[in-house]
Context: one part of a larger RNA
RNA sequence: GAGCGAACGCUGGCGGCAUGCUUAACACAUGCAAGUCGCACGGUAUGGGGGCAACCCUGUGCAGUGGCGGACGGGUGAGUAACGCGUAGGAAUCUAUCCUGGGAUGGGGGACAACCGUGGGAAACUACGGCUAAUACCGCAUGAUACCUGAGGGUCAAAGCUCGUGAGAGCGUCUUGGGAGGAGCCUGCGUCUGAUUAGGUAGUUGGUGGGGUAAAGGCCUACCAAGCCUGCGAUCAGUAGCUGGUCUGAGAGGAUGAUCAGCCACAUUGGGACUGAGACACGGCCCAAACUCCUACGGGAGGCAGCAGUGGGGAAUAUUGGACAAUGGGCGCAAGCCUGAUCCAGCAAUGCCGCGUGGGUGAAGAAGGUUUUCGGAUUGUAAAGCCCUUUUGGCGGGGACGAUGAUGACGGUACCCGCAGAAUAAGCUCCGGCUAACUUCGUGCCAGCAGCCGCGGUAAUACGAAGGGGGCUAGCGUUGCUC
Numbered sequence: 001g002a003g004c005g006a007a008c009g010c011u012g013g014c015g016g017c018a019u020g021c022u023u024a025a026c027a028c029a030u031g032c033a034a035g036u037c038g039c040a041c042g043g044u045a046u047g048g049g050g051g052c053a054a055c056c057c058u059g060u061g062c063a064g065u066g067g068c069g070g071a072c073g074g075g076u077g078a079g080u081a082a083c084g085c086g087u088a089g090g091a092a093u094c095u096a097u098c099c100u101g102g103g104a105u106g107g108g109g110g111a112c113a114a115c116c117g118u119g120g121g122a123a124a125c126u127a128c129g130g131c132u133a134a135u136a137c138c139g140c141a142u143g144a145u146a147c148c149u150g151a152g153g154g155u156c157a158a159a160g161c162u163c164g165u166g167a168g169a170g171c172g173u174c175u176u177g178g179g180a181g182g183a184g185c186c187u188g189c190g191u192c193u194g195a196u197u198a199g200g201u202a203g204u205u206g207g208u209g210g211g212g213u214a215a216a217g218g219c220c221u222a223c224c225a226a227g228c229c230u231g232c233g234a235u236c237a238g239u240a241g242c243u244g245g246u247c248u249g250a251g252a253g254g255a256u257g258a259u260c261a262g263c264c265a266c267a268u269u270g271g272g273a274c275u276g277a278g279a280c281a282c283g284g285c286c287c288a289a290a291c292u293c294c295u296a297c298g299g300g301a302g303g304c305a306g307c308a309g310u311g312g313g314g315a316a317u318a319u320u321g322g323a324c325a326a327u328g329g330g331c332g333c334a335a336g337c338c339u340g341a342u343c344c345a346g347c348a349a350u351g352c353c354g355c356g357u358g359g360g361u362g363a364a365g366a367a368g369g370u371u372u373u374c375g376g377a378u379u380g381u382a383a384a385g386c387c388c389u390u391u392u393g394g395c396g397g398g399g400a401c402g403a404u405g406a407u408g409a410c411g412g413u414a415c416c417c418g419c420a421g422a423a424u425a426a427g428c429u430c431c432g433g434c435u436a437a438c439u440u441c442g443u444g445c446c447a448g449c450a451g452c453c454g455c456g457g458u459a460a461u462a463c464g465a466a467g468g469g470g471g472c473u474a475g476c477g478u479u480g481c482u483c
Stems, first nucleotide, its partner, number of pairs: 001483004006479005013355006019348002021313001026311003030308003035068003040065002043062008075266003084191007093183003098179008106140001108138002115130006146155003160171004192238003199229003204226008241263004245256004268289005291302004319345001321344003327341001328339004358388004368379004394419005402410001427472005432453003438467005448455002
């Protein structure tokens, strides 16, 4: 000098755009953050219409069975020195939805919720018996360009719904190619500090057989061999998410990894699997532990590192806001519903950028202040006075783009027009040298200053005050950290 997710002191007018728990991965009251589908299904409540009635048509709601989604989106950086990340490659793999081809969609069966009945329990919830539907479940048929194979052969599927007078159409279902996007695995190279850490390793290194996985592999297991890593730093210990980037620097480099984007890991702590195309799953399940809460003491409930918010910690970091209008996501044929993702608004000079706090004229060089060699000098065109202007703010009127048909939270916002009126708006720090800027008074090695040198012991340009001056300016100065 430059920079910052900064903090502190003094001060503070407006707007735009950004940014905002760096500390306790500390504990959390409350609300919301993942649902949706009646065009899969049986019920049930309540309207309307038709019918003598059984019942039929139609609308709205409810829980349940079933489907898809809760593996995305959002948060955090604890762990991790590792194929975790970055980069360049590889072969032994999987892939719901989507796109594009081929083929198929025949015929049966038995259940279980809801519901009804009887119970248990304080509750959470739960037991038994009975009825019932399906795109739920299970056989049979057909099987190849699918799979297995000892090459003879063997094995495997499906579901319907809506609209239509109908023909049929749409949405599905099954099987099998290809694609796109996604995911898993392996390898070369790169990736902090310490030798006051020198040896480490028995599933360890390799082979064979077997198992396991979507898939290669000591991934697991039995047997066999004795290997494997290491001074080019193994092992151990400490520290740390990695990167694109960011800051600085002429560069080389150094430091860093907030916001945004990619990857990884985690979800009170530890372990485990289930379901599923995908998880060993933040707002799923089971077990154990700590903590909190309820309890009739038998037993139960919970997990903000989602958005707000609370306590605590701290120098320090915001609203228990609005809307799905846009973009995107889930479900649905659709209408639509959900969406603290997102878009907006609120708070904060936290940062960057822009604007304003007036402009011109005005010498009696006014008064006052300060100083003085008492003549004056200076504050100083500064003020007053006169003449203008109206940014910002105020009041009144109009009023968007964002929305290609409808739909606007933002918002009567931005912006435009008009009106009045200099009106609403300046501070902070420094003045011995470095370093731009000087005098008077007070103090008297005191009180104090200080980044370094150093000032202060009776005339202090260095302390305190005043006048004057320099610098920056809605900021200024200090502290901390980086180059």

Small-subunit ribosomal RNA, 5' domain from Acidiphilium iwatense, 483 nucleotides, folded computationally. The prediction has a mean pLDDT of 87.